[in-house]
RNA sequence: GGGCGUGUAGCUCAGUUGGCUAGAGCGUUACACUGAUAAUGUAAAGGUCGAAGGUUCGAUUCCUUCCACGCCCA
Numbered sequence: 001g002g003g004c005g006u007g008u009a010g011c012u013c014a015g016u017u018g019g020c021u022a023g024a025g026c027g028u029u030a031c032a033c034u035g036a037u038a039a040u041g042u043a044a045a046g047g048u049c050g051a052a053g054g055u056u057c058g059a060u061u062c063c064u065u066c067c068a069c070g071c072c073c074a
Base pairs, nucleotide, nucleotide: 001073002072003071004070005069006068007067010026011025012024013023019057028044029043030042031041032040050066051065052064053063054062
């Protein structure tokens, strides 16, 4: 330099042939339970869906460029 893939909550990930308010598990916090922990139950907080632009009535999803990481080729 060329090709391919990944990027969504603190972590691991799902999701959507474009459409109602973006989700799960673990973790965190509060409460309940307990003599006290753990476990369990209930609730809550936490996301500019990597960045910018484009198409569209509408984009996490489609298109373009860029960024980070990984793999392959040279």
Notes: This is a predicted structure of a 74-nucleotide RNA (transfer RNA) from Candidatus Magasanikbacteria bacterium GW2011_GWA2_56_11. The sequence was found in a public genome assembly. It matches the Rfam family "tRNA". Rfam links the family to the GO term triplet codon-amino acid adaptor activity. The family's RNA type in Rfam is transfer RNA. The coordinates come from a structure-prediction model, not an experiment, and the mean pLDDT is 81.